Bacterial RNase P class A from a Lysobacterales bacterium, 357 nucleotides, folded computationally. The gene name in the source record is rnpB. It matches the Rfam family "Bacterial RNase P class A". Rfam classes the family as a ribozyme. The organism belongs to Lysobacterales, within Bacteria.
């Protein structure tokens, strides 16, 4: 000194004026004073829980999510340590990481062949003919070749993201786990480890088990619906409804009439209800600080703070100094995570390479 990798924090500052909002005291038209007013993500609403209302005897089914082990948590598809894979020299990063020997399904194009195997040249065996050529007891017999016919075969080519274990040796007409020897798998047991899972400790299987489960599925687990416009109280006007009590014994309608039916008035009361208004609403699985416990999330115990709550909805404007010239963005029941966005800076851990002492 450069390159990298983790993780935490800050998101222009101060000052002056005028404002908007909520609290709290005074005067009580409205204003004084005193305090508090946006984020790390307040966003997407994608998970989990609080709280409210419906629905619920219990169990199962279907539906839906998850998905290596242990722990943390109010809970989670979070996070914490830990395992196995993959990347990196490396600090570190990434992984929907239960099961393909229950069963079904799929896999373009090529390619024989995409899984009960199978054969396109190739490879070898029989048969069959020719013939350069050796040989011969003149029957043939060896070798080369060649075309079709049966057969065997998967070592080699070749195709494909993927081809039915891999190396070497024996084997044999070629040849093949056909046999053995190491490696790989896969079952059982041993030892370690809470477990995932590690281990040429041991046995046994020649291998039977190829690939996809963000395809059905099949295995274990978790699971009711809706959401603050949830929900709860106050309660006008008007139009309707119930119950009394009061009137004409009237009025219309059923094209005449009479019975009947069925509408029509005033007055209190009652109930649901809308406008509106109150709660819900912000003290909370809270925030800082400090000690223990724990590798870590996390937990405990102590002291300390009080830190928007609005309902047309507030957090904004001027102007002055600085300086690195300021991204992304604006609460709306509360929280606890993921994810997405963001100008530029600080702070520490740790790796590499160079250089020097």
């Nucleotide at each position: 000194a450069g390159a990298g990798u983790c993780g935490g924090c800050c998101a222009g500052g101060c000052a002056a004026u005028c404002g908007c909002u909520c609290c709290g005291u005074c005067c009580c038209u409205g204003g004084a004073c005193g305090g508090g007013g946006a984020g790390g993500a307040a966003a997407g609403u994608c998970c989990g829980g609080g709280c409210u209302c419906c629905a619920c005897a219990g169990g199962g089914c279907a539906g839906g999510g998850c998905g290596c082990c242990a722990g943390g948590u109010a809970a989670c598809g979070c996070c914490u340590g830990g395992g196995g894979g993959g990347c990196g020299c490396g600090a570190g990063c990434c992984c929907a990481c239960g099961g393909a020997a229950a069963g079904u399904g799929c896999a373009a194009c090529a390619g024989a062949a995409a899984g009960u195997a199978u054969a396109c040249c190739g490879c070898c065996c029989u048969c069959c003919g020719a013939a350069u050529g050796g040989u011969u007891u003149c029957g043939g017999c060896c070798u080369u070749c060649g075309a079709a016919a049966g057969g065997g075969u998967a070592a080699g080519g070749g195709u494909g993201a993927a081809a039915u274990g891999g190396u070497g040796c024996g084997g044999u007409a070629a040849g093949a786990g056909c046999g053995c020897a190491c490696c790989g798998c896969g079952c059982a047991g041993g030892u370690g480890g809470u477990a995932a899972c590690a281990c040429g400790c041991u046995g046994c299987g020649g291998c039977u088990a190829g690939g996809u489960a963000a395809a059905c599925c099949c295995c274990g687990c978790c699971u009711g619906g809706a959401g603050c416009a949830a929900g709860a109280c106050c309660a006008a006007a008007u139009a309707g409804g119930a119950a009394a009590g009061c009137a004409a014994u009237g009025c219309c309608g059923c094209g005449g009439c009479c019975c009947g039916c069925g509408g029509u008035g005033c007055u209190u009361u009652c109930g649901g209800g809308u406008a509106g208004g109150u709660c819900g609403c912000u003290c909370g699985a809270g925030g800082c600080c400090g000690c223990c416990g724990g590798u870590g999330a996390c937990g405990g115990c102590g002291g300390u703070c009080c830190c928007a709550g609005a309902u047309g909805a507030a957090u904004g404007a001027u102007u002055g100094c600085c300086c690195a010239c300021g991204a992304c963005a604006g609460a709306a029941c509360c929280c606890g995570g993921c994810u997405u966005a963001u100008c530029g800076g600080c702070c520490g851990g740790c790796u590499c390479u160079c250089a020097c002492u």